[in-house]
Small-subunit ribosomal RNA, central domain from Jonesia quinghaiensis DSM 15701, 351 nucleotides, folded computationally.
Context: one part of a larger RNA
This record gives sequence, structure tokens and C1' cells, in this order.
RNA sequence: UUGGGCGUAAAGAGCUCGUAGGCGGUUUGUCGCGUCUGCCGUGAAAACCCGAUGCUUAACAUCGGGCUUGCGGUGGGUACGGGCAGGCUAGAGUGCGGUAGGGGUGACUGGAAUUCCUGGUGUAGCGGUGGAAUGCGCAGAUAUCAGGAGGAACACCGAUGGCGAAGGCAGGUCACUGGGCCGUUACUGACGCUGAGGAGCGAAAGCAUGGGGAGCGAACAGGAUUAGAUACCCUGGUAGUCCAUGCCGUAAACGUUGGGCACUAGGUGUGGGGAUUGUUCCACGAUUCCUGUACCGUAGCUAACGCAUUAAGUGCCCCGCCUGGGGAGUACGGCCGCAAGGCUAAAACUC
Repeated sequence: UUGGGCGUAAAGAGCUCGUAGGCGGUUUGUCGCGUCUGCCGUGAAAACCCGAUGCUUAACAUCGGGCUUGCGGUGGGUACGGGCAGGCUAGAGUGCGGUAGGGGUGACUGGAAUUCCUGGUGUAGCGGUGGAAUGCGCAGAUAUCAGGAGGAACACCGAUGGCGAAGGCAGGUCACUGGGCCGUUACUGACGCUGAGGAGCGAAAGCAUGGGGAGCGAACAGGAUUAGAUACCCUGGUAGUCCAUGCCGUAAACGUUGGGCACUAGGUGUGGGGAUUGUUCCACGAUUCCUGUACCGUAGCUAACGCAUUAAGUGCCCCGCCUGGGGAGUACGGCCGCAAGGCUAAAACUC
């Protein structure tokens, strides 16, 4: 609980698509559904309110009026909302011409490094730490040279930078493929915005089956430290990390800020595209238009911090969510999942 809110106090769904619904540009005609207005009917009585009257007054009673916020019928009005019919191009989309990009998927491929194996050189240590020890090493290690195997990740460029709806995306090449931005104004002619349910995507970890396994490394073992040390440090090391297919569906999934449109001082960088201009041309610079991305800052807002044309300002439309702390994102039930668990979601009690 007809209120006020949601960056940090409780509160924006992880993200997108989209059904119903809600909302919706400009213009003409028409209807008159909403809407406005006149009249008629009805809206029982009592009660209630106002006025009057009757009991000596009051309570009470009687009478008249109002109220009954409504419903139905009928006459009229048509600005706005709506229906129907037609038109328009400023919203939206398409075409055409350009353009940037770690956007996605698949295939192929490169070098550095670690590890392991083989061979050569070579000899007593190596490794590790705060200091050590476990460990490795005369069965020849560490170091160094040559060759080979295999897996994973891609130094520099690299950025305050780019792309993507979000999660996220980085060696190189090729193929397929999504979106954006700029220019043109050729085409369609409101085709739009949001979006309850719903569907799809969704880091890491985890699960299933089959591969793979270099390094790292939960668990585990040992060595230290310590009063203890189920840790921090060290030596090892399984799952996992990688690939394919399927599942899980959660995160501080964060800008802790839902989406759309419009309006409201500027300044400084930087990414993409266009126009004009200076320069003989290029490079570069200046002005300017659009579009991203950062920082500073006015008005305004804010509890403050801060936000500030990428708003947390000013408005409109639609959705989601909050309503003292704990109990509890729990129990029960339902749905989903192989499981782990997820989604939905209380109460007693207590402060």
C1' cells in the first nucleotide's frame, strides 16, 4: 500500500529476441465507441443532510426538499482519444556507394618458452628458502650443444585503443558469416517503442561419454614454520585446466545505474566516416557534420559522495523490482536437473 522509491541506504531481471497487452508521427474525410451537453425514465422505504411542523423542550415523530455520485432511452456537439477509408515523409526499414574492427564458426599453419626422450661435451653437486629440509644427482644430475616428441598459451605491436546484446573476443592465413558507422535520398509508407508469460544465448567451477595431458594445479603425501599449523613457504602430485558432443544456468553476470524518444552551457583528448579549406600534390593542420569512447566542468539534481548531452538534469511511454534487522533466499509444495543444485517462495519465533 490511490504513497514514496531502486549508482553507494531495501530495490534494474546476466543479456537479447519476441507473443498478449500498454503506448504511439503528420494530414483529409467519415462514424460518433470513449468524451461533453439538454431532456425523459429509473435509482423502494427507512437511514443521512437541509428546512418546516407536532408532543411544554430535547431525544423522538411527521411533512417537504436534497442525496442516491449509477443505469437505460432519446436529441445535440465533435476539439481530443478511438474505429473505418484515403494521402504524406520528418519515425522505422530497404536499395545503392564506401569503410573500421581481438564480432562469430570451421580448416590449415608459425615461432619463442616449459617439460620429456636420444646423442655429444663435462663433473659434483643441483634445487629450494627468511634460514632450511623433504626432493633430484657418480646407475653421471645441474650447466651446455645438436636432434626429436608432445601439449598448452600467443611476448613485442598493445593503448586512457577496437568489436560484440551480454557472457566475452588477441600469433598468422583462407573459407563461410552477423552487426555497426558514413554518404546518397532512389524505394516502402508509421511498417514504431516497450514487452507479462515464452524462447534463445550465457564466465568460471561442476556433471556425463570418448579423447588428450606439456605447464599449472583443488584433493592428497612429504619437508618446514609454530604452543598447535588439518594454513601461509618448499618438494612432489590426482581430478581439473585442453578437444568433441551433451548437460548445468549461476557470478562483485558491476557502470552495483532496465529499454526507447525528445530537450538542456562549454572545454580537452582519442577511434571510425564525410564535407569545406590552407599547402603545387602527399603528409599534416584549421573549420564543420555524424557516430563511438574517455576526462574536466556550468545550470540543474543529490542525504552526501558525486552525476552532469554516454545524466544520477528536464519530460513522456513500457517493463522489472523494493517496503525494518534476523529467521531466509531457508522450510514446504511445484517445475527443471544424471547429480551438484537451480527457479519460485513463506511462517512461527525474536530484536
The organism belongs to Jonesia quinghaiensis, within Bacteria.